[in-house]
RNA sequence: UUCUUAUCAAGAGAAGCCGAGGGACUGGCCCGUUGACGCUUCAGCAACCUCUGACUAUGUCAGAAAGGUGCUAAUUCCAGCAAGAAACUUUCUUGGAGAUAAGAG
Numbered sequence: 001u002u003c004u005u006a007u008c009a010a011g012a013g014a015a016g017c018c019g020a021g022g023g024a025c026u027g028g029c030c031c032g033u034u035g036a037c038g039c040u041u042c043a044g045c046a047a048c049c050u051c052u053g054a055c056u057a058u059g060u061c062a063g064a065a066a067g068g069u070g071c072u073a074a075u076u077c078c079a080g081c082a083a084g085a086a087a088c089u090u091u092c093u094u095g096g097a098g099a100u101a102a103g104a105g
Base pairs, nucleotide, nucleotide: 001105002104003103004102005101006100007099008098013042014041015040016039017038021031022030023029025080026079027078028077043072044071045070047069048068049067051063052062053061054060055059076097081095082094083093084092085091086090
């Protein structure tokens, strides 16, 4: 980097350094010199893998822990591309897109 599968309405902060943008992209709307974003340290959360137990048993549910990744503004901030439904120039659902994890190439 590509593919497959699963999840994404909950949860979780401070200090130091840096100095102007950032929230994937576009349009909004927000955050930001009252220092965002990013990096470092500590802390925290608990999605997947790991562990334990049960069961209708190779999967489902519950629990513990924080070992490997991950995460710690706003529903993936909202919409955007496609399809469907409805109380029809709006709302809802699903998929796509994105993020994370595991496996495989």

This is a predicted structure of a 105-nucleotide RNA (SAM riboswitch aptamer (S box leader)) from Psychrobacillus sp. OK032. It was read from a public genome assembly, where an Rfam model found it. The source organism's lineage runs through Bacteria, Bacillota, Bacilli, Caryophanales and Psychrobacillus. It matches the Rfam family "SAM riboswitch aptamer (S box leader)". Gene Ontology term of the family: regulation of gene expression. Model confidence (mean pLDDT): 81 of 100.